[in-house]
RNA sequence: AGAGUUUGAUCAUGGCUCAGGAUGAACGCUGGCGGCGUGGAUAAGGCAUGCAAGUCGAGAGGGUUAGACCCUCGGCAAACGGGUUAGUAACACGUAGGAACGUACCCCAAAGUUAGGCAUAACCCGGAGAAAUCCGGAAUAAUACCUAAUAGUCUCUUCGGAGUAAAGAUUCAUCGCUUUGGGAGCGGCCUGCGUCCUAUCAGCUUGUUGGUGAGGUAAAAGCUCACCAAGGCUAUGACGGGUAGGGGGCGUGAGAGCGUGACCCCCAACAUUGGCACUGAGACACUGGCCAAACACCUACGGGUGGCUGCAGUCGAGAAUAUUCCACAAUGGGCGAAAGCCUGAUGGAGCGACGCCGCGUGCAGGAUGACAGCUUUCGGGUUGUAAACUGCUUUUAACUGGGAAGAACUUUAAUGACGGUACCAGUUGAAUAAGAGGUUGCUAACUCCGUGCCAGCAGCAGCGGUAAUACGGAGACCUCUAGCGUUAUCCGGAUUUAUUGGGCGUAAAGGGUGUGUAGGCGGCUUAAAUAGUCAGAUGUUAAAUCACUGAGCUCAACUCAGUGGCUGCAUUUGAAACGUUUAAGCUAGAAACAGGUAGAGGUUAGCGGAACUCAUGGUGUAGCAGUGGAAUGCGUUGAUAUCAUGGGGAACACCAAAGGCGAAGGCAGCUAACUGGGCCUUGUUUGACGCUGAGGCACGAAAGCGUGGGUAGCGAAUGGGAUUAGAUACCCCAGUAGUCCACGCCCUAAACGAUGCGCACUCGGCAUUGGAAGUUUCGACCCUUUCAGUGCCUAAGCUAACGCGGUAAGUGCGCCGCCUGGGAAGUACGAGCGCAAGCUUAAAACUCAAAGGAAUAGACGGGGAUCCGCACAAGCGGUGGAGCAUGUGGUUUAAUUCGACAUUAAGCGAGGAACCUCACCAGGGCUAGAAAUCCAACUGCAUACCUUUGGAAACAUCGGUAGCCUUCGAGGGUGUUGGACAGGUGUUGCAUGGUUGUCGUCAGCUCGUGCCGUAAGGUGUUCCAUUAAGUUGGGUAACGAGCGCAACCCCUACUGCGUGUUAUACGUGUCACGCGGAACUGCCCCGCACUCUGAGUGCAAGCAUUAUUUGCUUGUGAACAGUGUGUGGGGAGGAAGGUGGGGAUGACGUCAAAUCAGCAUGGCCCUAGACGCCCUGGGCGACACACGUGCUACAAUGGCCGGUACAACGGGUUGCCAAACCGUAAGGUGGAGCUAAUCCCUUAAAGCCGGUCCAAGUUCGGAUUGAGGUCUGCAACUCGACCUCAUGAAGUUGGAAUCGCUAGUAAUCCCGCAUCAGCCACGGCGGGGUGAAUACGUUCCCGGAUCUUGUACUCACCGCCCGUCACACCAAGGGAGCCGGGAGUACCCGAAGGCCCUCUUUCGAGGGGGACCACGGUAAGCUCGGUAACAAGGGUGAAGUCGUAACAAGGUA
Repeated sequence: AGAGUUUGAUCAUGGCUCAGGAUGAACGCUGGCGGCGUGGAUAAGGCAUGCAAGUCGAGAGGGUUAGACCCUCGGCAAACGGGUUAGUAACACGUAGGAACGUACCCCAAAGUUAGGCAUAACCCGGAGAAAUCCGGAAUAAUACCUAAUAGUCUCUUCGGAGUAAAGAUUCAUCGCUUUGGGAGCGGCCUGCGUCCUAUCAGCUUGUUGGUGAGGUAAAAGCUCACCAAGGCUAUGACGGGUAGGGGGCGUGAGAGCGUGACCCCCAACAUUGGCACUGAGACACUGGCCAAACACCUACGGGUGGCUGCAGUCGAGAAUAUUCCACAAUGGGCGAAAGCCUGAUGGAGCGACGCCGCGUGCAGGAUGACAGCUUUCGGGUUGUAAACUGCUUUUAACUGGGAAGAACUUUAAUGACGGUACCAGUUGAAUAAGAGGUUGCUAACUCCGUGCCAGCAGCAGCGGUAAUACGGAGACCUCUAGCGUUAUCCGGAUUUAUUGGGCGUAAAGGGUGUGUAGGCGGCUUAAAUAGUCAGAUGUUAAAUCACUGAGCUCAACUCAGUGGCUGCAUUUGAAACGUUUAAGCUAGAAACAGGUAGAGGUUAGCGGAACUCAUGGUGUAGCAGUGGAAUGCGUUGAUAUCAUGGGGAACACCAAAGGCGAAGGCAGCUAACUGGGCCUUGUUUGACGCUGAGGCACGAAAGCGUGGGUAGCGAAUGGGAUUAGAUACCCCAGUAGUCCACGCCCUAAACGAUGCGCACUCGGCAUUGGAAGUUUCGACCCUUUCAGUGCCUAAGCUAACGCGGUAAGUGCGCCGCCUGGGAAGUACGAGCGCAAGCUUAAAACUCAAAGGAAUAGACGGGGAUCCGCACAAGCGGUGGAGCAUGUGGUUUAAUUCGACAUUAAGCGAGGAACCUCACCAGGGCUAGAAAUCCAACUGCAUACCUUUGGAAACAUCGGUAGCCUUCGAGGGUGUUGGACAGGUGUUGCAUGGUUGUCGUCAGCUCGUGCCGUAAGGUGUUCCAUUAAGUUGGGUAACGAGCGCAACCCCUACUGCGUGUUAUACGUGUCACGCGGAACUGCCCCGCACUCUGAGUGCAAGCAUUAUUUGCUUGUGAACAGUGUGUGGGGAGGAAGGUGGGGAUGACGUCAAAUCAGCAUGGCCCUAGACGCCCUGGGCGACACACGUGCUACAAUGGCCGGUACAACGGGUUGCCAAACCGUAAGGUGGAGCUAAUCCCUUAAAGCCGGUCCAAGUUCGGAUUGAGGUCUGCAACUCGACCUCAUGAAGUUGGAAUCGCUAGUAAUCCCGCAUCAGCCACGGCGGGGUGAAUACGUUCCCGGAUCUUGUACUCACCGCCCGUCACACCAAGGGAGCCGGGAGUACCCGAAGGCCCUCUUUCGAGGGGGACCACGGUAAGCUCGGUAACAAGGGUGAAGUCGUAACAAGGUA
C1' cells in the first nucleotide's frame, strides 16, 4: 500500500467480497511447563446451607462461673467497605464557575466542666401463645434522662432586653464532656457549555411563567399554599415516541473520525415490587422499621417468618462464565486508652490455553542417500541427514539435600495464610512433551487415485456433466505454533456520507416556474469599540491509562519512579489586519425620473376572407367514396360533380425565419381600449437600498372533474368492414365523450438545454434580431465601433468519453435544491390536499452481484450507398408423373455390420459384397494364441510325403517313410513347455496427429516502426478513379513488409530447330517426342473524367487617366485549342486481341464440420463360455412405404431394314487375340501376330443414300414373365453377366415446386480405361463426333465484398427479451375479529405515614376527624405488538402454457 468481481475487450460510475487489528467471547480439533492478568455479558429470574458488622468492663447494672463467659442499659460504628446497571435523555454525568448552607470522628484557639432530681431494662414473681413474641407487678445503676445555677466572642431582638450548657472514668501519664470561633476533608443547592435516534411526533404548558404575602428547609427557589397578572417553551426542534447509566478511558484509524463503556478509578442510581416516614452529624437506610402487592416457607389454622444485584454454592434459562477453599501474616476499615476483637474488604491458594508474556519438546556428526510410503517419461525423483547408528547436553521432568524476602508497628521476646513455595546444589536419563488450518485466483504452498452437475465444496469470483492442482483419500508442500481454525461483533481498507476528502447534461442526483419571510452571504473611505480572531500569563484539566527516560522481578508480560502529554474550560493582560458593531461619508452595485424603441407578452370587445359542413333551389346521370387489394358505407326517394342563396362552428394559408415576446407553462388573421415586462442613449436623483432563499404565497401544457352553453371538422370509447392462425390492433366506413366558451376545481409531464439563481474573469471567426454613435448622403442603403439578445464553428481549459467551449459542462465567489448499488417502489402504512380520479411526503422485510454510462471491435437489421456471381432476368435442356438401376430413411430380421444427415449426407467411404472381402448372425472349434520380439528349459529337430478314424469344414486323432547346417562353441535355425507379452474394425473425432469438406479461386487476412487515443483500439487497409483482383494510379500521418491476387508449372492453338521407331520402293515427312520463339504495359482513331498550359471574350472591384472613355492590376467563370494521366469503344498487323481457352495451385480463419473403420495415437475397456483367432452356412441383395441421384421412354427432327463415310483417348504376356471354320446368337474351335506408331482390342455411332411404318398404346416403349442356352468360377438356390425364342406392363411430355448451362459451352452421339475370375457399370474417370439459342438489364430471390448507420446482440437474430396464466416456496402490507403490553385522562376506594384540627391524658401517649397519597377498581379512548378465515400485489424457482410488447425503421419509431 491494495486486490477480486458487471464487458468479446476498454475507460469511468457503482455496489458486493477479501487480505489487517481487536474481544469479559463461544464452538471444533489438539494440548508439556511457568509468570502476570482475567472469568454469569442471558433471567435486576428463584434460592437450600454456611459465613459477610461489630466493638467498648478505662460508661454502668446483673447473672453464672475456674474463666478471657452471658444478658441488659448506655456510647460509638452500622449512611463505610462489598454488589449490580433495572430505572434514568436528566444539572444524571463531564467541565468551568457560583452563593443562600450543613458537617460526627480529626486539627488549631478561647472559655467552662457548679448543685440537685425522677425513672427504667436485664434479674425476680405472675400471666397469654404452637411459635414469633407480648402483657402485668416489684427493685435498681450509669458518660441513660430531667431540673436549677452560671453566660462570653452563641441565638433571637422592637436594640430596652430575653433565652440556651456540661459527665464522668482511671493503674494519676491522661482520656473524656459542654459552649464558641477557625481549619481540613466530606456533603447539599444553583448556573454556562457539552451529552443518541426519530418531523411518518408540530405545536406544548395551568403550579404552568412571573409578582405579593405566608408556610417550609441546614440552605436559594412554585419547594408548598392563598391572591393577582397572563405569561413561559418551540423549526438553533419544544412536546411526544424509541434506545441508553455517565466519565477517566478502551478498540481501531496516518489523522479527522467511527465504535465502545468488561476488568481498575471517579460520579450517579438501585437493593423482591410500590409507597412511607423514624433514628441519626449524615439515610428516607442491601444483611433497620411500618404498610400494600407478588412469591416462598413454618403452623396446633388462631397466627407468624423471609428477601444472595455481599463471598462461596444451587436450580433455571442459555452458545457460554470458576471453590459451599486458606488467613487476618501484610494493606485498609470499625470499636477500644490499650492488649485485642471483628472484617468473604483484602492478602493468598484452587479451576478454565479465556488473554498477554516467557521456556521447552534436544544438540552435533551421520549416504549404500537404507527400509517403507508417494510418484515416474521406468532411467529415476521425493519424503531426506530425516531415520537407524555414534558422540554430547540436561532447560524441563522425577528424586535427594539446602532454603528466603515479604516483619514492622513495639525496647526485648513473639508473630507468615501463601509454603518447605520461589530460589540454590546434586543424581537419573533423550529421557516426560506437536498439532491445527491451508495448497484455482485474491493468497504462501501440487501431484496421484477415487467420483462423474452425483456425492460434495464455497469469503467473493466460482469448481463438479470420465483425464477435477477447487469434491473425498493419500503423498508432498505452505503458514502459524501449545496452539490452530470457525462463528459473532467493532474499527480499518471505504475518498462507499467526502470538515480534512465526493458529486448532480447522458452513470443515482437541478425543485415545473416565479415572488418573497426567516436564515446565510455582502461594494469603497475614515474614526472608534471589540463577545469572533491572534498572542502572553495564571488556575484547573484526580489517580490510573498513553509517550519517553530509568529502575525491580534471571528476560518479557507485569510493577515502580521521574518527565511529558491529556488537543478542554475559566480568569486576566495585550494586538486591531480580517470579521462584527457604532458613527460619519462616497458612487463603481442596485433603484427612480426624463427621451426614444421592437415585439404571436396579457385581458376584453368588434370585424374579415379562404376552407369545411348543413339546408334550399337549378343543371345533370350512374356511379361516388375508399384501399396494397377490397369490403362495410353513400347513391335512381337522383348521390358524386357543378352553379346560386342562406345558416353554423372551429382554426387563421402566404408573410414565416437558425426570427420575436414571456419567469415558466406558453403566445400567430385584422382593429380598438386597458395593461405587464424588456432594451438603447444621455443626463439628473437616492446612497448599498444588494444576492440567494428553508417554510409561505401565486402561476402552471395536455388529459380529467363539476354546473351551464355550444358542437363545422377531428375524434378516446363503441359499432361495422377488412387483414390474420387469432387481431379486443395497425388499414377503411361511421361515431359518443372530448376538443370550443363562461365560472370553479385538478397541479401533473421526456414541465428537457434531461444543464438552479446571481456576480466577476478568460483567444477568435461567421450569421442574425433590436437600439445608439461615427462616417457618408439631399435623404437613405452600405461600412466601422458599441450595448442588449438569438444561433453555428472553434483556441486554451474541462470531461469517463460523448461533448461543452463569453448563452461554459472553463476559472472563482455566494446561496438554495437534490444524490449515495439494482429490484421490491415512487409502492405499503401514517399524515396533508382533492368532488373524484388522484397528488405530495415516503419506508421496511425479502432478494440479486450486479444494475447502469460512454466509447471500441465484430455480428446482425423486413437500415442506407456502391459492386460482383448462371444469383435473377433472356434462352436451351432437364428433375418432380412412368418402368427400371442405384443410394438413403423407415420397417422387418437370428443378422439385415459400421460410418456420413440442410447448404457441406444420400451412384457418398465402395475404382467391383456369390465364397473370400466381413467388421454382422447361427453353429462347431483353438487358447502365449493366425502373425511379432525376448528369456529359460527340453528337443536326432528343418521339412517333405503316404496313411487311419470322426467331422460340414476347421480341428482332433492312429500309423509309417525319408530327413538339418556347422568354424564342432548345446552356435544358428525348428518344434514343445513355462514366463514376459500378443491380439481387438471394442469406446471416446468433445483427448489428438494426419488428411478432407465448406464459405471460396471470394479478395481478403495481418505485421514492424511511426502517429492518434487514458484505454479497448484506430491509422496503414479509408477517400477519388480503375480492375477479375487490397489490380493499378492519384491523394493521404503514415512509411514499408508478409500470407493471399497475378506471374512462375502443365495441357491446348501458331511457328523454328533437332531426332526418326513406324508408314513408304527411296526421297520425304502426315505424325510423335525434345528444346526454343512469339504478344503486348506496343501502334492508330474517337468518346469521357481529371490535370496543367496557352490565347481570348464577358462580368465585378480597385488604381490611374479622363469626364466619350481608355489603360493597368486583381478576382471570377462559360466556351476553345493543346500536353499529360486514367479509362471505355473501334481499327491495323496477326494463327491467336484485350488475363486467348483449360488445369494444377485454396490466405488468416469459420463450422468442438467429417474421419479412432485407411493409417498413427493418449486414456478407458475385453482377454479362455473372449469384444482375440479359425471354420461351415447365412446376412450386408429383406419390402406396405418415403426421399435423393440416374438410365430408358412416351415417338415421325422418329422406329425398323439394307447400303455407305469419318475419330480420338487408351489397354494388352496369368494378357490382347487376327485370318479361317462351326453356331440364329451369346460363344466355341483355332492358333497367326504382338512385351506394341509395327499385332490385337477396333466394325465408332449419330451422319449420308435408299426402302418401310402413317399417328395407333402403334413396326412407339421395353418392364415383367416362360422356355432354351453361353461364359467365368471349388461353387451362380438365396445372389452373376450375356444370348435366342416367346411374353409385351406402366408410359401419349408430367401438380406445387425445382436443377444445370454463356461456346466448341448446352444439347446429342458413340469410344476407351481403372477396379476386376466374372459382374449386378444405367455409376465414376477420360476421349473424340455433330453442334445451338440467349443475356434488355440489376427492381426482385439467393450468396458474397467494401463503406456507412442503429443496436438492450457477443453462444453474436436459430440472438435477446416482456406480460398474463398454471405449480412450489418466502417475506411484508390489508383484513371481520381475537389476544397481550405501555403511557396517560375522568371517577371510585383509600393502607402505612408525617402534617393540620379537635378531645382525653399518668404529659410518655392515646381516641376522633380532615386533606395528601401507594396498591386496587370502573369507563371511554390513545399507542405498540402477536395472531387470523379471506382476497390482492411483490420476490424467487435448468428445460410448463399463450402470445411477441421492447432491442434493427424490431417489421405501426